Notes: The part of an RNA shown here (small-subunit ribosomal RNA, 3' major domain) has 474 nucleotides and comes from Bacteroidetes bacterium HPC1. Rfam family: Bacterial small subunit ribosomal RNA.
[in-house]
Context: one part of a larger RNA
This record gives sequence, C1' cells and structure tokens, in this order.
RNA sequence: UGACGGGGGCCCGCACAAGCGGUGGAGCAUGUGGUUUAAUUCGAUGAUACGCGAGGAACCUUACCAGGGCUUAAAUGCAGGAUGACAGGGGCAGAGACGCCCUUUUCUUCGGACAUCUUGCAAGGUGCUGCAUGGUUGUCGUCAGCUCGUGCCGUGAGGUGUCAGGUUAAGUCCUAUAACGAGCGCAACCCCUGCCGUCAGUUGCUAACAGGUAAUGCUGAGGACUCUGGCGGGACUGCCGGUGCAAACCGCGAGGAAGGUGGGGAUGACGUCAAAUCAUCACGGCCCUUACGUCCUGGGCUACACACGUGCUACAAUGGCCAGUACAGUGAGCAGCCAUCUCGCAAGAGAGAGCGAAUCUACAAAGCUGGUCUCAGUUCGGAUCGAGGUCUGCAACCCGACCUCGUGAAGCUGGAAUCGCUAGUAAUCGGAUAUCAGCCAUGAUCCGGUGAAUACGUUCCCGGGCCUUGUACA
Repeated sequence: UGACGGGGGCCCGCACAAGCGGUGGAGCAUGUGGUUUAAUUCGAUGAUACGCGAGGAACCUUACCAGGGCUUAAAUGCAGGAUGACAGGGGCAGAGACGCCCUUUUCUUCGGACAUCUUGCAAGGUGCUGCAUGGUUGUCGUCAGCUCGUGCCGUGAGGUGUCAGGUUAAGUCCUAUAACGAGCGCAACCCCUGCCGUCAGUUGCUAACAGGUAAUGCUGAGGACUCUGGCGGGACUGCCGGUGCAAACCGCGAGGAAGGUGGGGAUGACGUCAAAUCAUCACGGCCCUUACGUCCUGGGCUACACACGUGCUACAAUGGCCAGUACAGUGAGCAGCCAUCUCGCAAGAGAGAGCGAAUCUACAAAGCUGGUCUCAGUUCGGAUCGAGGUCUGCAACCCGACCUCGUGAAGCUGGAAUCGCUAGUAAUCGGAUAUCAGCCAUGAUCCGGUGAAUACGUUCCCGGGCCUUGUACA
C1' cells in the first nucleotide's frame, strides 16, 4: 500500500421488512447429471452452466456410430504431357455413393479455346492446446470509482490531491484546505415515448355542403379533426414561500400535458475471475495425410431404474361448458398472405377475387349479456392408450404437427427450503415475428388489453461504496 476480521462509524440496493404471485408435491414439455449404448457428436458447471451455443436434429443439418466407396481428392490457380471429347439420353446391377454397357458427340480466324485424364506444386482436418493468442462475451456493476502533470511531505515503498463539514442518484456540487490543475468514468449530447405549434395531405381522416345505398368516407369535395412524418417549441429548481454562508433541501405552492434525472432504451472507467469461446471467425505451436481428409446408405444426437434446473397445464364456482355481442398494437406476406363460394363434424380440400400492400389478407382474448352445472375426483383436470383421418415432404417405422370419435391417469393448493416484482410494475389475457417444406414453440424476442397490494423502518440476512482500527497474511 492492499487484502481480510463472527472490529467500529456513515450510506446505498426488491438486500431485509411490508405486500402480491410463484417454485419445491402432480402430469407433461425442455435442458443437464448419471446410467445405458456400435454411437447416444462437441462445448457451457456456485453466484456468472443447466428452454445455454441451438432464432427450429425425420434425410440434409451432423461434427458421432456401422457398413460400402475415393486418394491432388469437394472447390480454385499455375506449369508440363496425353486425348477429342465432356456433359446429356437409355439400359443393367446396387442401399446409395458408384460401377459396367449402348447411343449421341467439339468449336476454330489453325494462333488457340473448351472439356476430360495424367504428373508436380499449392490442399483438407468441427483433430489438440482458450494455461501460447487476436477478436468477441459474461460478472463485480450503470457500482462511483480509477488515475495523471507540477508542487509539497517521506531515506524509501509511498502519501497528499481523492481527506474534513455539508449535499447529491453520482469523486454531483459547495465550503474549508499544501495543494493547484487535468484525464478516463458520472451527468449532458443520441433514440423511443408523453403535450403543443408549423409544413405536407395519399393508400389515411370526415366537421360542414352535395349525391347515393338495405348499410358503409361509398362518391364529388374538404385539411377542420384523428393519424402519418419532417422541422420546431416545451422543464431550467426558471418563479413564490421557508431553512441554509453556499451547494442544496422542503412545500396536497403556483403555473403546466409533464416537476425536480418526467418514463424507457442505447451507452459499461482502471481493472478482477490464467472466467468463457481454437466448434462463428482469425491465428502461433503440435498432430493426421490410401486418413483424424472426403462421398454415400442406414442408424444415433429423441435411449431410461433414477437425481436436479427452467417452464406449461391443472387441482376448479372470482370457475367449467353453450349461445349472442364489443374493443387493440407491433410486425409479416408473391415458390407468399389468402377475401368469398362449394364440399367436409373437423384438420383440410376444390374453385377463385384482391394485394409486392397506411389500399388486399389474418375471428384478438380476457370483457359484457343470457342459459346451464351446485361442490363431486365432478359437465374439474387432461396425461396415457385404441381406432379413423388431414397436411408438409423423395420419405413421417425408429422420430413430425394437426383433426375426429372413444379412453379418461395423477392431481383437492404442495415439507424443509427457495425465487420474482415498487406502477401502467406484479398478476392476468390474447396477438405478432425470426428461424422455418413441415415441426416436437409450453422456448426466445416483441406488441398491445385488463390492471393491483405494500414500503413502519434499516436491528438482522446478502452484496456494494467511503472513512477508521487490528493483523504473525501478500
């Protein structure tokens, strides 16, 4: 100087407390461990692995296993040599890769071009090392810290500044001061959202006028309004009162759509964990080269006594079922989204308009109204299994989703323990998208609808910041 303390002081954080809803019990989904296996490819492992890499494993993917092939090879370039074809079409054998046979068969300005074969040089490796590395990422932590120049103090390591008194979300600012300044962080500048103005009105809108319909901005028309999207304004403790030297704090003060960082995002200092990744990519070294490269068929990654994590659905009456009825926003669409009609109980099929989309397409659901069920393993719950189908795709056996009929398991609110959340949040309800032929999505990322309770307080648990103290630790 640090680190540590079941030392002290001050302070903060959904850290506790106060509340609301969960997990831990059940069934299923998914990931992991273990076990099994020819293989169950590899990586991630307290917090910071475990619905993680994977934003989509039937083949492919695929890296794994079994079997069958190839050896300059799947791709590309250069040089030398040989051939005139190669590709295509047909047949045979085969699981296919591939092998065999038949057929068709070059162009030319004569320099060559093109293709195949062959020789040589370059290849290839998801093989090892993340403890050789770059790049990227997690975490402490959006915590308020981490440093430098000059000066001063100390033999020196180093200290001071950065401490003290206040204050702040903040090393934020003020006062004091052997310190005076400065840098990286904080804040602001950036984006979205909340209010207003202005400009512009099509595919959006419809107040007034007119036309028209069973009805509808449907039409003429209009720019008022909503909205769209460009430019501006607006919030600064600016004003008032109180406290204070100041900074600042307090006020169910004013005005205002918004008030003290308005809400959210992006943004992550010096560094820590030899943290993660050689399997995104790049790269040093090592290793393989008729194989650890590469092609193909089939299998596996989906196994199953068990253990754990993350979720979904429930155990019901604030509910289930039936009928009627209302209201979104984000985003997507041509090998696509699909109105409407017909058929089918349905998944869907057959016709068939519109739309490369503010123009066309997609029932929002919870909600509201009425009816029924009356507390039961039930009209709760839907696992499992049987049968029949639909769709995608070369192909649904291993191993897809969906529909219909039947079956109708566990489960009556969950031990010790443990997680999330402070407001348009939790809880609850549906919708969209990426990936994608299809889909094991209950996942991920977004979007809107309905919409709470509680916070006395900082004694305690956890983590962190500053000062101080002890230490046989570095």